A computed fold for a 689-nucleotide part of an RNA from a Chitinophagales bacterium, annotated as large-subunit ribosomal RNA, domain II. Its Rfam family is "Bacterial large subunit ribosomal RNA". Gene Ontology terms of the family: structural constituent of ribosome and ribosome.
[in-house]
Context: one part of a larger RNA
RNA sequence: GCCUACGAGUUAUACUUCACCGGCAAGGUUAAUCUUGAAAACAAGAAAAGCCGUAGCGAAAGCGAGUCUGAAUAGGGCAUUAGUCGGUGGGGAUAGACGCGAAACCUAGUGAUCUACCUAUGGCCAGGUUGAAGUUCCGGUAACACGGGAUGGAGGACCGAACUGUUUAGCGUUGAAAAGCUAUCGGAUGAGCUGUGGGUAGGGGUGAAAGGCUAAUCAAACUAGGAGAUAGCUCGUACUCCCCGAAAUGUUUUUAGGAACAGCCUCGGACCAAUAGUCAUAGAGGUAGAGCUACCGAUUGGACUAGGGGGCUUCAUCGCCUACCAAAUCCUGACGAACUCCGAAUGCUAUGACUUAUAUCCGGGAGUGAGGCCCAGGGUGCUAAGGUCAUGGGCCGAGAGGGAAAUAACCCAGACCAUCAGCUAAGGUCCCUAAAUUCAUGCUAAGUUGAUCAAACGUUGUCUGAUUGCUAUAACAGCUAGGAUGUUUGCUUGGAAGCAGCAAUUCAUUUAAAGAGUGCGUAACAGCUCACUAGUCGAGUGAUCGGGCGCGGAAAAUAAUCGGGCAUAAAGCAUGAUACCGAAGCUAUGGAUUCAAUUGUUUGACAAUUGAGUGGUAGGGGAGCAUUCCAGUUGCAUUGAAGGUGUAGCGUGAGCUAUGUUGGAGCGGCUGGAAAAGCAAAUGUAGGC
Numbered sequence: 001g002c003c004u005a006c007g008a009g010u011u012a013u014a015c016u017u018c019a020c021c022g023g024c025a026a027g028g029u030u031a032a033u034c035u036u037g038a039a040a041a042c043a044a045g046a047a048a049a050g051c052c053g054u055a056g057c058g059a060a061a062g063c064g065a066g067u068c069u070g071a072a073u074a075g076g077g078c079a080u081u082a083g084u085c086g087g088u089g090g091g092g093a094u095a096g097a098c099g100c101g102a103a104a105c106c107u108a109g110u111g112a113u114c115u116a117c118c119u120a121u122g123g124c125c126a127g128g129u130u131g132a133a134g135u136u137c138c139g140g141u142a143a144c145a146c147g148g149g150a151u152g153g154a155g156g157a158c159c160g161a162a163c164u165g166u167u168u169a170g171c172g173u174u175g176a177a178a179a180g181c182u183a184u185c186g187g188a189u190g191a192g193c194u195g196u197g198g199g200u201a202g203g204g205g206u207g208a209a210a211g212g213c214u215a216a217u218c219a220a221a222c223u224a225g226g227a228g229a230u231a232g233c234u235c236g237u238a239c240u241c242c243c244c245g246a247a248a249u250g251u252u253u254u255u256a257g258g259a260a261c262a263g264c265c266u267c268g269g270a271c272c273a274a275u276a277g278u279c280a281u282a283g284a285g286g287u288a289g290a291g292c293u294a295c296c297g298a299u300u301g302g303a304c305u306a307g308g309g310g311g312c313u314u315c316a317u318c319g320c321c322u323a324c325c326a327a328a329u330c331c332u333g334a335c336g337a338a339c340u341c342c343g344a345a346u347g348c349u350a351u352g353a354c355u356u357a358u359a360u361c362c363g364g365g366a367g368u369g370a371g372g373c374c375c376a377g378g379g380u381g382c383u384a385a386g387g388u389c390a391u392g393g394g395c396c397g398a399g400a401g402g403g404a405a406a407u408a409a410c411c412c413a414g415a416c417c418a419u420c421a422g423c424u425a426a427g428g429u430c431c432c433u434a435a436a437u438u439c440a441u442g443c444u445a446a447g448u449u450g451a452u453c454a455a456a457c458g459u460u461g462u463c464u465g466a467u468u469g470c471u472a473u474a475a476c477a478g479c480u481a482g483g484a485u486g487u488u489u490g491c492u493u494g495g496a497a498g499c500a501g502c503a504a505u506u507c508a509u510u511u512a513a514a515g516a517g518u519g520c521g522u523a524a525c526a527g528c529u530c531a532c533u534a535g536u537c538g539a540g541u542g543a544u545c546g547g548g549c550g551c552g553g554a555a556a557a558u559a560a561u562c563g564g565g566c567a568u569a570a571a572g573c574a575u576g577a578u579a580c581c582g583a584a585g586c587u588a589u590g591g592a593u594u595c596a597a598u599u600g601u602u603u604g605a606c607a608a609u610u611g612a613g614u615g616g617u618a619g620g621g622g623a624g625c626a627u628u629c630c631a632g633u634u635g636c637a638u639u640g641a642a643g644g645u646g647u648a649g650c651g652u653g654a655g656c657u658a659u660g661u662u663g664g665a666g667c668g669g670c671u672g673g674a675a676a677a678g679c680a681a682a683u684g685u686a687g688g689c
Base pairs, nucleotide, nucleotide: 001689002688003687004686005685006684011095012094013093015092016091017090018089019088020087021086022085023084024083027052028051029050033046034045035044036043037042056063057062066078067077068076069075098236099235101233105226106225107224108223109222110221116200117199118198119197120196121195122194123193124192125190127159128158129157130155134151135150136149137148138147139146163187164186165185168183169182170181171180202218204214205213206212239624240623241622242621243620244619249262250261251260252259253258263368264367265365266364267363268362269361270360274358276355277354278353279352280351281350282349283348289342290340291339296336297335301331302330303329305326307325308324309322310321311320312319371396372395373394374393375392376391378389379388380387401412402411403410416591417590418589419588421587422586423585427581428580429579430565431564432563436578438577439576440575441574442573443572449567450566457552458551459550461549462548463547464546465545466544467543468542469541470540478536479535480534481533482532484509485508486507489503490502491501515530519528520527592614593613594612595611596610597609598608599607600606625678627675628674629673630672631671632670633669634668635667636666643662644661645660646659647658648657649656650655
């Protein structure tokens, strides 16, 4: 892991509430117990104790179809007759109360054969080394001291086996082993190691102290019991079909992953249009927008002008000036969630019409009370977040199908069933891949792009629009020629001659034209060149502002890519057109079922027709299938029961029936009743493989 068996809403009660069924009814009902029936169990009878109801209201006295409050004869609250007994079912209460699951707590015992410490009594430590005190001899001293030799044999001394420990590394890690093996290493006469007997016991012991050890168990051992402790937590909770179908919100909570009440769902009853949508009409309102010489606040530039600063003047005042600061006023420009002279759309209220079939109330049963994404207008945040908060809408949640390569939420569209029928939506139509290598007109050369992951900025890439200059009296570009003179202008300077710098009436002359010079160049000149002019040539050529598509900007981690192949007058981009494909959408044909209406009728849980429905988690409601046993009834079976295993048929389904074969002795149908009544999951339990 698989198979088989077992495995979870049960049972009890003089309890409680609601629904349905039945009896009796202003009443209903007996309990213990007794009697009778062969009688303990079952039935009938007796038993009138008791309980519920028939009257309520008030704190009460009390009053009473009323009563309480109250001054009230007002108003208001409660009341102003249908119950009761039994059965079945849905909830609740009390019990372990759907099942399994703690860590823990308490009580009584069992353990020191492991280990910790203590105690009594025993045992063990190869070999080698060092050489303390003391003693003695010699030297030495006044005497000591002191020095040397010998002797001696101390030490939590040294090296190192047994023994004991376990430092480091490797191996081992379903091991040879629930702590080992190999190498290495510490101690090894000591606070040493060790045998045997004994002692200390669970909030206790023992501890050279690590919360260590106390029998592979220790921040409180183990065993049995209280005990099915408790678990607002996790997991699991078993057959089928049909109808409806949520919530993730508010308030409160030692409350926040729990609950109570409300909201939203369902079932039954009441009520009977009270509900919803659209249109019209009538209203309230201060948002979006807008505006501000309409207020409040804030505010650009200017004018004018209080006040202040600065300067001048003066002994002091007076006074004068001011590209300074600036109130008020005027002109001008513009801002505001907590500004408004104004002011929508939506939404809200009311009335009417039309279309629907809701709404509300009472009662039984719930679940939910972690929500999420997208769009719009907002708060917060960085106009950050797959962020966070509320509002309105949609979807997911609880929604399958088609599209977006894949992809809860995006786009299309809401799946009763069947069909080898048709039409479409979004999206597509070269191949993968169903359908156009369709048509028309442009653009793109970057594989840009081909379902958006790029910006500021730059761009004489290319297409296109507008404005404007020059141009057959010849433009623009190229080529040929000229480009001069006063003059090397004046100043400056070592020099300054068009070209370091400064100044200027940058002037004048000759000219077709030629600057007191556009750039290069020289130390300064020279030289080259430009502006400008002529000739040649012969048609367009410059500038500015826009638009389309491109180009650069462009760096990421395992191999790249539009989903891929691939595609260039596209299979890219833009505009337009016509076909086609494309879903569980719509239609067609047949069928099932729910509700409503109508008709028929054998009155029923019936039949037919018409119409509207039939996605669904939590959850509510309805109808059934199967298993075991019991009662009644009716059957089958050695001419082969149950069970196993095939085949065929029937039923929407759970399932049922027939038959072959195996098997070898019991087993069904119908009507009711009762449950140890249905397994895929619980790291479920047991067995097998």

RNAcentral holds the full RNA, with entries from ENA. Model confidence (mean pLDDT): 85 of 100. Taxonomically the source falls in Chitinophagales (Bacteria, Pseudomonadati, Bacteroidota, Chitinophagia).